[in-house]
The RNA shown here (small-subunit ribosomal RNA) has 1435 nucleotides and comes from an uncultured bacterium. The RNAcentral record of the sequence draws on ENA and SILVA. The coordinates come from a structure-prediction model, not an experiment, and the mean pLDDT is 81.
RNA sequence: AAAUUGCACUGACGGAGUUCGAUCGGUUGGAUCGAGCUUUUAGUGUGAUUUAUGUGCGGGGUACUCGAGCGGCGAAAGGGAGAGCAACGCGUGGAUAACCUACCCCUUGGUUCGGGAUAGCUGUGGGAAACUACAGGUAAUACCGAAUAACGUCUACGGACCAAAGGUGUGACUCCGCCGAGGGAGGGGUCCGCGUCCUAUUAGCUUGUUGGUGGGGUAACGGCCUACCAAGGCAGCGAUGGGUACCGGGUGUGAGAGCAUGGCCCGGCUCACUGGGACUGAGACACUGCCCAGACACCUACGGGUGGCUGCAGUCGAGAAUCUUCGGCAAUGGGCGCAAGCCCGACCGAGCGACGCCGCGUGCGGGAUGAAGGCCUUCGGGUUGUAAACCGCUGUCAGAGGGGAUGAAAUUCCGCAGGGCUAUCCCUGCAGUUUGACAUAUCCUCAAAGGAAGUACGGGCUAAGUUCGUGCCAGCAGCCGCGGUAAGACGAACCGUACAAACGUUAUUCGGAAUUACUGGGCUUAAAGGGUGCGUAGGCGGCUUGGCAAGUUGGGUGUGAAAUCCCUCGGCUCAACCGAGGAACGGCGCCCAAAACUGCCAGACUUGAGGGAGACAGAGGUGAGUGGAACUUAGGGUGGAGCGGUGAAAUGCGUAGAUAUCGGGAGGAACACCAGUGGCGAAGGCGGCUCUCUGGGCUUUUCCUGACGCUGAGGCGCGAAAGCGUGGGGAGCAAACCGGAUUAGAUACCCGGGUAGUCCACGCCGUAAACGUUGGACACUAGGUGUGGGGGGUAUUGACCCCCUCCGUGCCGCAGCUAACGCAUUAAGUGUCCCGCCUGGGGAGUACGACCGCAAGGUUAAAACUCAAAGGAAUUGACGGGGGCCCGCACAAGCAGCGGAGCGUGUGGUUCAAUUCGAUGCAACGCGAAGAACCUUACCAGGGCUUGACAUGCUGGUGGUACCAAAUCGAAAGAGGCGGGACCCUUCGGGGAGCCAGCACAGGUGUUGCAUGGCUGUCGUCAGCUCGUGCCGUGAGGUGUUGGGUUAAGUCCCGCAACGAGCGCAACCCCUGUCGCUAGUUGGAUUUUUCUAGCGAGACUGCCGGGAGCAACCCGGAGGAAGGCGGGGAUGACGUCAAGUCCGCAUGGCCCUUACGCCCUGGGCUACACACACGCUACAAUGGCCGGUACAACGGGUCGCCAAGGCGCGAGCCGGAGCUAAUCCCACAAAGCCGGUCCCAGUCCAGAUUGCAGGCUGCAACUCGCCUGCAUGAAGCCGGAGUUGCUAGUAACCGCCGGUCAGCAUACGGCGGUGAAUACGUUCCCGGGCCUUGUACACACCGCCCGUCACGUCAACCGAGUUGAGUGCACCCGAAGUCGCUGUACCAACCUGUAAGGGAGGAAGGCGCCGAAGGUGUGCUUGAUGAGAGGGACU
Repeated sequence: AAAUUGCACUGACGGAGUUCGAUCGGUUGGAUCGAGCUUUUAGUGUGAUUUAUGUGCGGGGUACUCGAGCGGCGAAAGGGAGAGCAACGCGUGGAUAACCUACCCCUUGGUUCGGGAUAGCUGUGGGAAACUACAGGUAAUACCGAAUAACGUCUACGGACCAAAGGUGUGACUCCGCCGAGGGAGGGGUCCGCGUCCUAUUAGCUUGUUGGUGGGGUAACGGCCUACCAAGGCAGCGAUGGGUACCGGGUGUGAGAGCAUGGCCCGGCUCACUGGGACUGAGACACUGCCCAGACACCUACGGGUGGCUGCAGUCGAGAAUCUUCGGCAAUGGGCGCAAGCCCGACCGAGCGACGCCGCGUGCGGGAUGAAGGCCUUCGGGUUGUAAACCGCUGUCAGAGGGGAUGAAAUUCCGCAGGGCUAUCCCUGCAGUUUGACAUAUCCUCAAAGGAAGUACGGGCUAAGUUCGUGCCAGCAGCCGCGGUAAGACGAACCGUACAAACGUUAUUCGGAAUUACUGGGCUUAAAGGGUGCGUAGGCGGCUUGGCAAGUUGGGUGUGAAAUCCCUCGGCUCAACCGAGGAACGGCGCCCAAAACUGCCAGACUUGAGGGAGACAGAGGUGAGUGGAACUUAGGGUGGAGCGGUGAAAUGCGUAGAUAUCGGGAGGAACACCAGUGGCGAAGGCGGCUCUCUGGGCUUUUCCUGACGCUGAGGCGCGAAAGCGUGGGGAGCAAACCGGAUUAGAUACCCGGGUAGUCCACGCCGUAAACGUUGGACACUAGGUGUGGGGGGUAUUGACCCCCUCCGUGCCGCAGCUAACGCAUUAAGUGUCCCGCCUGGGGAGUACGACCGCAAGGUUAAAACUCAAAGGAAUUGACGGGGGCCCGCACAAGCAGCGGAGCGUGUGGUUCAAUUCGAUGCAACGCGAAGAACCUUACCAGGGCUUGACAUGCUGGUGGUACCAAAUCGAAAGAGGCGGGACCCUUCGGGGAGCCAGCACAGGUGUUGCAUGGCUGUCGUCAGCUCGUGCCGUGAGGUGUUGGGUUAAGUCCCGCAACGAGCGCAACCCCUGUCGCUAGUUGGAUUUUUCUAGCGAGACUGCCGGGAGCAACCCGGAGGAAGGCGGGGAUGACGUCAAGUCCGCAUGGCCCUUACGCCCUGGGCUACACACACGCUACAAUGGCCGGUACAACGGGUCGCCAAGGCGCGAGCCGGAGCUAAUCCCACAAAGCCGGUCCCAGUCCAGAUUGCAGGCUGCAACUCGCCUGCAUGAAGCCGGAGUUGCUAGUAACCGCCGGUCAGCAUACGGCGGUGAAUACGUUCCCGGGCCUUGUACACACCGCCCGUCACGUCAACCGAGUUGAGUGCACCCGAAGUCGCUGUACCAACCUGUAAGGGAGGAAGGCGCCGAAGGUGUGCUUGAUGAGAGGGACU
């Protein structure tokens, strides 16, 4: 410089917002004035002059148009809404001989003669307005009279009565009208059958109420209204009241039956600011008419007026939320008109809104290096994904430009022709002409993949998952439930799934739900049988004959509007949508037919039911009387210290004489034995005996009646105990109460007293686990065995046995039923009929109301709120201060201890720079640690290092390289580097190893043992834990494995719907006890023997006796070293404890990376007021000390054990023999035995502590080792509550050895020596096994769970009351208005009269009945609120 990109900038256009604006807008036309001056002209005013045009006024006639008025029709349609209404309102089917109907159609007849007014208008007034008064005069298809009068109306059948209007046009019997009558169509009024929500915590309602008669009224029946008369009418088949609601066609859902619903469209009803009322009219009690009252709003001159969007738009308000103040009469339809036409927010269209339904698009094909990016990853890769890029193609929709059907012909107008006899009028046809608010199908052209994808979800239900973040936080959630550091559930990302111009959420209805059960459920125990009977209504009902035809069945017919749904065609390109035809509309009416069944009427029957007669059993009921035992009590006798009571006691009673005992007396209550899953009763219930009255049952007979039956809503009786009222009675017992005990307390259990009450009479109460948790009746469906009552058979008779039968009462059991348990002719089986009851738990059988009751209380009986369960039966476990059987040093019986002391070690705690970490009831605490001075070491302080102390790989470098290493600095690490100085392979080029630098990475005793492996502890060496097949059970599951015996043992035997098997037990392995054989270094004097180490033998209930089922097995014995697994060890089932260990090791995730890694020095793990655990040593005489003397075993040893000898009081040192070990050494074992001493004392006990002096190990003993000698000589005199070990070569006592280890042992692991006591027994404590039982436990009794109290929240009830809404009754006032009476203010038509006047009639006003709103009083229903009070729910 050019190009390009982006509405980034500027401008234009469009949209939106805001502000101002109607004294300012739009259109048309025009132009002045204002700064200084001047001139001219227009204009305007005034005056004068002149003609033309135009205008006005008066009279007559006519045409058109506009406005107002009179008149006609319409305005009752169309449009809106659903407040009210539970009703003949609606739906359906009928009735109307009880009715009306303007306009339209058909038929028939008529349309004559007169009259008087009045708007408009004019004049004069009132009023702010709205509006209005008076006077004058005028027309009609307005109004009135007369005539005519039937096929009309009335009728006492003689008769009487009732109408009209003209206009246009004319040549005319044109056309449009008018009047009477009849008919039609369509519309309406009224009446009736049936259907139409919840509530009985609304059970009685009603006085014009029900009916009649007379009258009135209406289009019409009728208490519709009125007077009188009668006393009816409705109601459990739900009247009356309360609540809610327009009803139907339909709509949603559902297999259907149903359930829910009534928006758009169609039919009906109702409403029009709220309430009342009539007028006009064919029709109204009238949405945009009238009057009155009320509320509200507006105008006002304050006197008075006006208004009614639930029409279309629009505004405001309320709200989660709902549109344009649009166009047009072009179409369809309506009104008026002869018509042209006018009017129509009906309607037709457009606008807004994804509000719904339907259709379409946002591309199509190719395209792998499977690009980049994202996400994940086992780091290999996978996925997004042919997706994109890229290449090619197409052109729907949207955009731009253009063409062009249709909705419009039965329109209008004009012309012609035909027909109506003629016709200008009418009809028909033809030709022409005219009418579109709005909409756009579709076609052509243009350009360009260009402008067009979201929403929810992804733990299960339910299609679709990974990573990160978060860490019971934030959050999710429809239900179950997710989230506490590895979240597929939270949030995000990626990916996926579903649907798609939508997708989710919320609300609601139906479904699933057989979870209100008509189809189609239940009631022993899950919710549910009334406490029981009698019985009303109702429901149901044996056998037979005839009739009827209500139900029922068949056929026909009418209706069931249209739309909708369904089917078939058709029209928009498809579809949605629309059109046509059909089917259907489950229903109701009418007609015909049938007569089996139900019903009704009539007749008959005997089996259901009842009655008669003869026997029988019985705690059936009522009243009266009566008996004995026992008890208490008063008095008397005997007697003399206790009695009584309890687990043990005490209170209590007793010398004022109890308890005990004797005889007689009094009193009340209950009736031992008999007595029995025996009897009776409807149930409650009934028990000495006798009598009275009385109910029911059973059996036999088969004599009588002839379906008289069953059940039973309401109703009426009966109804345990307790309780209540009145009056009696009161012995015993005994709530309350008083004492005594028990206990933490004990308002209880136990004891001593004791009042109501218990008893009687009369009257209430009316409930119970009133239970068989099982309503009543009838029938049917295997049995067996008891028992109570009766009858019969067999037998010669009687009794027994036996058999049959009816009724009752039990047990067992089949089929069947049941969720199971279980029931099972006494059903919970199979059926029929009737009644009662249930519908998740809690709230609650409560509140309120009502009824009953003297009260206590009973009956009936909710809701708010709250929970995700509550519950039944059975199963497996676990548990039990359930049961049975049985084990274990579990208790008991013993021995020795611990707990007290000092010390050692561990732990807690505390302290500290750090006192590293872990282990925590048994089953942590001498545990990890078989040995912390440095090291160990993980901790602390300080000093250092950063590819690192250690491993692997890669890259580059290095050749006196690796390596060794003096001096020097430093506390050391480390730095430093004199000096020295290599290796392996080789194809001789080199390569490897090493070193230096760097990159990957190392490293972590950092975290999580609740992410894990492995290992371990524990129950427990307890005898258990399972499987296959079969069998049983709907199933969980059971059986086997239980049972009878036996064992240490699920060991074995027997039995058995089980038969077998596995893991455990036992055995096989090791040590030990006896013997034999073989071999033997060392040792020994020796045959034997011991020992060593190898192989064998031996023990198996084999033998004998006894027990047992003559099985397992047990007891005893013989023999034997050993006898019933000889002793000991190793060995640890399925599982439990989220037991222990990430600090042995391994390992996922997370965390650190010049540090949480690594090195070093020093310190710490060794602290010290305390507490605990495990030990050692003691407290002494069974002992201490001294002297002498005897006997082991297991082991260890060459960077080691170390002899003899010597030194030292001693530790030890010197020394160096021997030994790689049955050879040498450690290494003297000690208790013991013998002798001596001490003499009961803080000691000759005990040895802590401390001082001094030494020894050893080690780089180094200060913090912080062990040992020796001398000195010192603490506590401690046998240990509270409590607690540990041990059953025989054991406990106890005694010493020895080993590992660790430089050194350090009271610990740990082994070894031998000496060597007891006791076990009656299994009641109790602890642990365990099997069977059984209960369970509301299953995190399994360390479980679960109840109530008060305290705090908070919520809902409901009560509550002195307060305040609304609705409504009943009574009374007061009484608008408008209809009706009635009155009416002489007033009045044209008609009559009379010459007239005046009068009459007929009308009518203002007045009075009266009724009457809305209002007022007063008094009730009822319902809501809100209320100090406080009680209960409920949640936390």